Context: one part of a larger RNA
Molecule: small-subunit ribosomal RNA, 5' domain
Organism: uncultured bacterium
RNA sequence: GGACGAACGCUGGCGGCAGGCUUAACACAUGCAAGUCGUACGGGAAGCCGGCUUCGGCCGGUGGAGAGUGGCGUACGGGUGAGUAACGCGUGGGGACCUGCCCUGGAGUGGGGAACAACCGCUGGAAACGGCGGCUAAUACCGCAUACGCCCGUCCGCGAGGACGGGGAAAGGCAUCGGCCGCGAGGUUGGUGUCGCUCUGGGAUGGUCCCGCGUCGGAUUAGCUUGUUGGUGGGGUAACGGCCCACCAAGGCGACGAUCCGUAGCUGGUCUGAGAGGAUGAUCAGCCACACUGGGACUGAGACACGGCCCAGACUCCUACGGGAGGCAGCAGUGGGGAAUAUUGGACAAUGGGGGCAACCCUGAUCCAGCCAUGCCGCGUGCGUGAAGAAGGCCUUAGGGUUGUAAAGCGCUUUCGGUCGCGACGAUGAUGACGGUAGCGACAGAAGAAGCCCCGGCUAACUCCGUGCCAGCAGCCGCGGUAAUACGGAGGGGGCAAGCGUUGUUC
Numbered sequence: 001g002g003a004c005g006a007a008c009g010c011u012g013g014c015g016g017c018a019g020g021c022u023u024a025a026c027a028c029a030u031g032c033a034a035g036u037c038g039u040a041c042g043g044g045a046a047g048c049c050g051g052c053u054u055c056g057g058c059c060g061g062u063g064g065a066g067a068g069u070g071g072c073g074u075a076c077g078g079g080u081g082a083g084u085a086a087c088g089c090g091u092g093g094g095g096a097c098c099u100g101c102c103c104u105g106g107a108g109u110g111g112g113g114a115a116c117a118a119c120c121g122c123u124g125g126a127a128a129c130g131g132c133g134g135c136u137a138a139u140a141c142c143g144c145a146u147a148c149g150c151c152c153g154u155c156c157g158c159g160a161g162g163a164c165g166g167g168g169a170a171a172g173g174c175a176u177c178g179g180c181c182g183c184g185a186g187g188u189u190g191g192u193g194u195c196g197c198u199c200u201g202g203g204a205u206g207g208u209c210c211c212g213c214g215u216c217g218g219a220u221u222a223g224c225u226u227g228u229u230g231g232u233g234g235g236g237u238a239a240c241g242g243c244c245c246a247c248c249a250a251g252g253c254g255a256c257g258a259u260c261c262g263u264a265g266c267u268g269g270u271c272u273g274a275g276a277g278g279a280u281g282a283u284c285a286g287c288c289a290c291a292c293u294g295g296g297a298c299u300g301a302g303a304c305a306c307g308g309c310c311c312a313g314a315c316u317c318c319u320a321c322g323g324g325a326g327g328c329a330g331c332a333g334u335g336g337g338g339a340a341u342a343u344u345g346g347a348c349a350a351u352g353g354g355g356g357c358a359a360c361c362c363u364g365a366u367c368c369a370g371c372c373a374u375g376c377c378g379c380g381u382g383c384g385u386g387a388a389g390a391a392g393g394c395c396u397u398a399g400g401g402u403u404g405u406a407a408a409g410c411g412c413u414u415u416c417g418g419u420c421g422c423g424a425c426g427a428u429g430a431u432g433a434c435g436g437u438a439g440c441g442a443c444a445g446a447a448g449a450a451g452c453c454c455c456g457g458c459u460a461a462c463u464c465c466g467u468g469c470c471a472g473c474a475g476c477c478g479c480g481g482u483a484a485u486a487c488g489g490a491g492g493g494g495g496c497a498a499g500c501g502u503u504g505u506u507c
Base pairs, nucleotide, nucleotide: 001507002506003505004504006503007502008501009500010499013379014378015377016376017375018374019372020371021337026335027334028333030332031331032330035072036071037070040069041068047062048061049060050059051058052057079290080289081288088215089214090213091212092211093210094209097207098206102203103202106199107198108197110144112142113141119134120133121132122131123130124129150167151166152165153164154163155162156161172195173194174193175192176191177190178189179188180187181186216262217261218260223253224252225251228250229249230248231247232246233245234244235243265287266286267285268284269280270279271278272277292313293312294311295310296309315326316325317324318323343369345368346367347366351365352363353362354361355360382412383411384410385409392403393402394401395400416448418443419442420441421440422439426434451496452495453494454493455492456477457476458475462491463490464489465488466487472479473478
């Protein structure tokens, strides 16, 4: 000198853009943060209409709430950095793999069955939540049939490939047209369209695995290792593998630093530097890990699953003491810790995501607004003129000097801020939270807007008074003991400026 997620002191006009718990991965009140589909299914509350009524209500129609079965999603998005020195990350390569939804293409959708919720009845419990019995639908579940291709096995072939045997599927909904049945609502059947369902193949995307190289400090850590190292056979997995198991062999790693200990998420980047390098990993982006602590699996295309389940533990809460409930490292917010870090805001208008044929619903992702000079950038606090060089202050050799064109006065302008009016882009036919915002026009009036640090040398800027090794200053050298440019005040001056200094960290 530069830099900062900064803090502290004094001060503070406006705007744009960005940033904002670095500490206790401490504990959390409250609200919200993941739902959606009636074009999968049964059923159906309130309300409304009509009829009946012994005024309790009942029946029919309409209507569709809440709940339930089922599907997809909840493995994304969002948070945090505890752990991890590791194939975790970075980079370059590799193969024995999986991949819901999506795209392209092909084939099929025949015929049956048995349940379980909801609901009803009985019943347990304070509650959370159940138990028993009964009824029922489906794109829920289970057989049967069929299946070139698919999987498995055997055989043939050098191979490409071929033959044979065995095994494995499915679901319908909506719209519309025609036939038949029915008084009708509708039912049934055939066709078409559409959304699905099933199988196989291909693509895309995402993911799993393996290897080379790189990746902090300590040798006052020198030896480490028994599933350990390798083999054979098997199990397991989507798949390779000592991943797991049985047997066999006795190996494997290490001063090119094994093992152990400490520290740490890694990277693109960021800061600094002429570079080499050093430091760093906030915001944004990629990867990883974690979700009260530890362990486990279930479901699923995908998890060993933040707002799922089970077990154990600590903690908190409820309880009728028998038993239950909970997990903000999501967005706000609270306590605590701390030098220190914001609103219990608005909207789904845009972008994106989930569900749905759609309308649409959900979305604290996101887009916005609020708070904070935390940073960067821009602008303003006026411009011109004005010497009787006014008054006052300070200094003085008492003449004067200086503050100083500074002020006043005179003339002018109106950025920003203020008031009034108009008023967007962002949206594409409709739809704008932001927002009556940005912007534009008009009006008033210099009007509302300057501080902070320093002045001994380094280092730019000097005098007076006070103090008297006191009080104090100080980054280093050092100042202060009666004339202190170094302390305190004042005048003056220098520097930077909505900031200026200090402290901390880093180059």